[in-house]
Small-subunit ribosomal RNA, 5' domain from an uncultured bacterium, 531 nucleotides, folded computationally.
Context: one part of a larger RNA
RNA sequence: GAUGAACGCUAGCGACAGGCUUAACACAUGCAAGUCGAGGGGCAGCGGGGGUGAAAGCUUGCUUUCACCUGCCGGCGACCGGCGCACGGGUGAGUAACACGUAUGCAACCUGCCUGUGUCAGGGGGAUAAUCGGCGGAAACGGCGUCUAAUACCCCGUAUAAUACCGGAAGGCAUCUUUCGGUGUGGAAAGGCUUCGGCCGGACACGGAUGGGCAUGCGGCGCAUUAGCUUGUUGGCGGGGUAACGGCCCACCAAGGCGACGAUGCGUAGGGGUUCUGAGAGGAAGGUCCCCCACACUGGUACUGAGACACGGACCAGACUCCUACGGGAGGCAGCAGUGAGGAAUAUUGGUCAAUGGGCGAGAGCCUGAACCAGCCAAGUCGCGUGAGGGAAGACUGCCCUAUGGGUUGUAAACCUCUUUUGUCGGGGAGCAACAGGACCACGAGUGGUCUGAUGAGAGUACCCGAAGAAAAAGCAUCGGCUAACUCCGUGCCAGCAGCCGCGGUAAUACGGAGGAUGCGAGCGUUAUCC
Numbered sequence: 001g002a003u004g005a006a007c008g009c010u011a012g013c014g015a016c017a018g019g020c021u022u023a024a025c026a027c028a029u030g031c032a033a034g035u036c037g038a039g040g041g042g043c044a045g046c047g048g049g050g051g052u053g054a055a056a057g058c059u060u061g062c063u064u065u066c067a068c069c070u071g072c073c074g075g076c077g078a079c080c081g082g083c084g085c086a087c088g089g090g091u092g093a094g095u096a097a098c099a100c101g102u103a104u105g106c107a108a109c110c111u112g113c114c115u116g117u118g119u120c121a122g123g124g125g126g127a128u129a130a131u132c133g134g135c136g137g138a139a140a141c142g143g144c145g146u147c148u149a150a151u152a153c154c155c156c157g158u159a160u161a162a163u164a165c166c167g168g169a170a171g172g173c174a175u176c177u178u179u180c181g182g183u184g185u186g187g188a189a190a191g192g193c194u195u196c197g198g199c200c201g202g203a204c205a206c207g208g209a210u211g212g213g214c215a216u217g218c219g220g221c222g223c224a225u226u227a228g229c230u231u232g233u234u235g236g237c238g239g240g241g242u243a244a245c246g247g248c249c250c251a252c253c254a255a256g257g258c259g260a261c262g263a264u265g266c267g268u269a270g271g272g273g274u275u276c277u278g279a280g281a282g283g284a285a286g287g288u289c290c291c292c293c294a295c296a297c298u299g300g301u302a303c304u305g306a307g308a309c310a311c312g313g314a315c316c317a318g319a320c321u322c323c324u325a326c327g328g329g330a331g332g333c334a335g336c337a338g339u340g341a342g343g344a345a346u347a348u349u350g351g352u353c354a355a356u357g358g359g360c361g362a363g364a365g366c367c368u369g370a371a372c373c374a375g376c377c378a379a380g381u382c383g384c385g386u387g388a389g390g391g392a393a394g395a396c397u398g399c400c401c402u403a404u405g406g407g408u409u410g411u412a413a414a415c416c417u418c419u420u421u422u423g424u425c426g427g428g429g430a431g432c433a434a435c436a437g438g439a440c441c442a443c444g445a446g447u448g449g450u451c452u453g454a455u456g457a458g459a460g461u462a463c464c465c466g467a468a469g470a471a472a473a474a475g476c477a478u479c480g481g482c483u484a485a486c487u488c489c490g491u492g493c494c495a496g497c498a499g500c501c502g503c504g505g506u507a508a509u510a511c512g513g514a515g516g517a518u519g520c521g522a523g524c525g526u527u528a529u530c531c
Stems, first nucleotide, its partner, number of pairs: 001530003005527005012384005018377002020342001025340003029337003034083003039080002042076002046074003049070010090295003100219007109212002114208007122156004132145002135142002162185010191200003221267003228258003233255004238250003270292004274285004297318005320331004348374001350373003356370001357368004387418004398408004422472001424467005432458001437452007475520005480501003486515005496503002
């Protein structure tokens, strides 16, 4: 000098940033991933319409209420289907590794949504959930029977992909790559809405973009009181598998491969951008923010999918907790709050989707503990204030001395004249909001223009104006030397101090108190750690 700090004393305000470093310990409760009715069958609930019946009021053909029926309309719980749930958020346990950083390569690869170009959408079929009716079970949930739909599923036709063979051409560092022609095999599709103008979708192929996968060179740690390690081990041939290369896996063959340029083992550790320190070289660290990786109670496994071997998905095993009718079941905060425990120690079971961003949707919109805000904490940095000018009888008190007197506290106070930051009170009062949506017009046909135009959590906050009033706002540590700052009293090797040297045994500037002084200041000291 620095800190995600803690402790002691003290404490006025604001802005900006920060806040479990320990038990990757266990978790009550709530919320954190849904959305689409413009894909579908339906109609449990809500609101309309229609029908039937009853009751009441009576202007005797209407109004009101109730019950039932009816998907007819707005919509819509559950269900089928689509997209999302692989993002966003958390943590640092593991990992010394192509995990990370950097630089390359892939002639060995994939890529949903988005985007460009081209082409296409013909015909047919069988189910099933919900519903309905039974059943079993304490529950979780499960079975059975009968229907039914689709942008769900299946089949056929067509299609430039793909693939095998034959022939030709061009190119490359290479195993080879690209391209043309022929033959065979061979893979598609879905509709919906409409103001009838159109719009949103569907299928295939080749590109783009984005995101990933793989391989390689180099780099970044301690111990040699760890010296040998290795049998799928190292390589080959042939296969399997994968999006793809590869002992990734397998059969066979060979006997290799690594190592004092530190293999192997053990210990420690997420890596980087960066941060602290230092003149630099270097040393130390990796909290907040950003990128990458890994993990999601512990271990393992795959399924679905463009993408996972998946935090709030599945299955199995284990430990733990809970429910049970004892037969059997349920759960996973290292999401946001919050609780217990551990600890020197670390916050609210808050508000809003207004903005930014994300998911779904044609849109309106819905969801979003991402995010934006607010709350708590001097835990940090920065800024402001606690007044300013004048004022000597150098007042009183206190303290000290060489003591009728001096010194000091000290321009300090009183007193006079001002100011009003912050605070208090009153008044005004933002920016963050414009996209979107609707109507119309133009054309280059999905863009632009004109008009209209809802929406603010924060918050009546920031800020501005005014009023009264010096009013409401200073402490902490030190004073022997290092090291700025000295005297008195008490104590008497006691009580105590102390970072080092060292003080204290009767005049202690070193202990305790007082007066005074010095330093820093809403902080000041101590402790811990790094340079």